Predicted 3D model of a 514-nucleotide part of an RNA (small-subunit ribosomal RNA, 5' domain) from an uncultured bacterium. Its mean pLDDT, the model's own confidence on a scale to 100, is 83.

Context: one part of a larger RNA
RNA sequence: GACGAACGCUGGCGGCGUGCUUAACACAUGCAAGUCACGGGGGUCCGGGGGCAACUCCGGAUAACCGGCGAACGGGUGCGUAACACGUGACCAACCUGCCCUCGUGUGGGGGAUAGCCGGGCUAACGCCCGGGUAAUACCGCAUACGUUCUCCUGGGGGAGUCCCUGGGAGAGGAAAGCUCUGGCGCACGGGGAGGGGGUCGCGGCCUAUCAGCUAGUUGGCGGGGUAACGGCCCACCAAGGCGACGACGGGUAGCUGGUCUGAGAGGAUGGCCAGCCACAUUGGGACUGAGAGACGGCCCAGACUCCUACGGGAGGCAGCAGUGGGGAAUCUUGCGCAAUGGUCUAACGACUGACGCAGCGACGCCGCGUGUGGGAGGACGCCUUUCGGGGUGUAAACCACUGUUGCCCGGGACGAACACCUCUUUUCGAAGAGGCUGACGGUACCGGGUGAGGAAGCACCGGCUAACUCCGUGCCAGCAGCCGCGGUAAUACGGAGGGUGCGAGCGUUGUCC
Numbered sequence: 001g002a003c004g005a006a007c008g009c010u011g012g013c014g015g016c017g018u019g020c021u022u023a024a025c026a027c028a029u030g031c032a033a034g035u036c037a038c039g040g041g042g043g044u045c046c047g048g049g050g051g052c053a054a055c056u057c058c059g060g061a062u063a064a065c066c067g068g069c070g071a072a073c074g075g076g077u078g079c080g081u082a083a084c085a086c087g088u089g090a091c092c093a094a095c096c097u098g099c100c101c102u103c104g105u106g107u108g109g110g111g112g113a114u115a116g117c118c119g120g121g122c123u124a125a126c127g128c129c130c131g132g133g134u135a136a137u138a139c140c141g142c143a144u145a146c147g148u149u150c151u152c153c154u155g156g157g158g159g160a161g162u163c164c165c166u167g168g169g170a171g172a173g174g175a176a177a178g179c180u181c182u183g184g185c186g187c188a189c190g191g192g193g194a195g196g197g198g199g200u201c202g203c204g205g206c207c208u209a210u211c212a213g214c215u216a217g218u219u220g221g222c223g224g225g226g227u228a229a230c231g232g233c234c235c236a237c238c239a240a241g242g243c244g245a246c247g248a249c250g251g252g253u254a255g256c257u258g259g260u261c262u263g264a265g266a267g268g269a270u271g272g273c274c275a276g277c278c279a280c281a282u283u284g285g286g287a288c289u290g291a292g293a294g295a296c297g298g299c300c301c302a303g304a305c306u307c308c309u310a311c312g313g314g315a316g317g318c319a320g321c322a323g324u325g326g327g328g329a330a331u332c333u334u335g336c337g338c339a340a341u342g343g344u345c346u347a348a349c350g351a352c353u354g355a356c357g358c359a360g361c362g363a364c365g366c367c368g369c370g371u372g373u374g375g376g377a378g379g380a381c382g383c384c385u386u387u388c389g390g391g392g393u394g395u396a397a398a399c400c401a402c403u404g405u406u407g408c409c410c411g412g413g414a415c416g417a418a419c420a421c422c423u424c425u426u427u428u429c430g431a432a433g434a435g436g437c438u439g440a441c442g443g444u445a446c447c448g449g450g451u452g453a454g455g456a457a458g459c460a461c462c463g464g465c466u467a468a469c470u471c472c473g474u475g476c477c478a479g480c481a482g483c484c485g486c487g488g489u490a491a492u493a494c495g496g497a498g499g500g501u502g503c504g505a506g507c508g509u510u511g512u513c514c
Base pairs, nucleotide, nucleotide: 001513002512003511005510006509007508008507009506012369013368014367015366016365017364018362019361020327025325026324027323029322030321031320034069035068036067039066043062044061045060046059047058048057049056050055076280077279078278086204087203088202089201090200091199092198095197096196097195100193101192102191103190104189105188106187107186108142110140111139117132118131119130120129121128122127149172150171151170152169153168154167155166156165157164158163178185179184206252207251208250213243214242215241218240219239220238221237223235224234225233255277256276257275258274259270260269261268262267282303283302284301285300286299305316306315307314308313333359335358336357337356341355342353343352344351345350372402373401374400375399382393383392384391385390406455407451408450409449410448411447412446416441421436422435423434424433425432426431458503459502460501461500462499463484464483465482469498470497471496472495473494479486480485
């Protein structure tokens, strides 16, 4: 000097930040991922019409279900990991890519089911079973095939090794879905792009030799399997290799980085908040779905734990936001809002969003402001001291004159919000113009007026280092102390007082790093 700090004393206001460093301990409760009603069928409710009624038609609202997209993002944590995990630079002639942009071609004709629903049965519950029947942009054949994939034939160009790029011909395989209708929105197959991801390699960054040898899929080859893709990734066979004092193997510790702190620098220390990457989601294992996961708020199995049970069996996972217990020196509200920014779904309107925007609590930090200003005595009282003359506190107070930051009261009152959205007009269909709607924060910030010095100062230190001295008490006691050291009767070093010094809404102490 610094800090995500803690502790002691003290404490007026505001702005911006920041706040479980310990038990990746266990969690009550609420919320944190839905959306599309213009894909399909359709239960219930409401209103209207018809009918004596059963019932039926039309319109509206809404639950559940099928289906699509999203749920792999966003948010949390730092357990594990010494590793191509990270940083940086290359490479993939060895790869994938939903949505988005762009280009090309197409969208023909059929079929069978199944949820919901109805009926029945079992069950404490979660839920399960049987039968009937229905729809689709759900599912399955058929047709067609610009291009694509594979096989064969035949050219051109290039290179870096098995090859790469680009033509022609033949054959084989493989698509689709409609809704709306002025427009449009989709669907299928391909080419290119953008962005994202996967893989490989060089280099770089901890401690330990009181760890010296390690290795059998081990190292390489051939063939195969698998993958989006290379590869002992996996397998059969063959060879006997591979790594290591430039530290292998083992042990310990640790998420990495941009950065941050310190320092003149070199360096040392560190990785909280913010940003990028990684890893994890009660512990361990596994796959499924999907463009993408080996998936925090998905599935299955096993373990520990908690809860319900009619004992047959079920339910659960806060390292999401709040909040609780526990641990600890120690770390916040079970708040408001989707108004803005961003995200998902939707043609849109809009819905959802503990992301986010705000507010609350904490002097935890940084910054700013205030607690008044001017005048006022050879100088009150009190207190301290004294050589008893005096000296100090001290212009300090009182008193006089002002000011009005802040506080309190009253009034006015935003920007953030229009480029989004709605309506109208125009239109070259890209858009432009006019009008209108929408604010959690918030009657907040800010502005004006009123009031009245009124509500607002402490903490540590004063032997030397080190700025600041006397008196009293105590008497090697009580105590102080960062080092040297003070205290045994005159203690500037202990305790109190007066005075002084330093900083100031803080001041000290402790801890840690330089």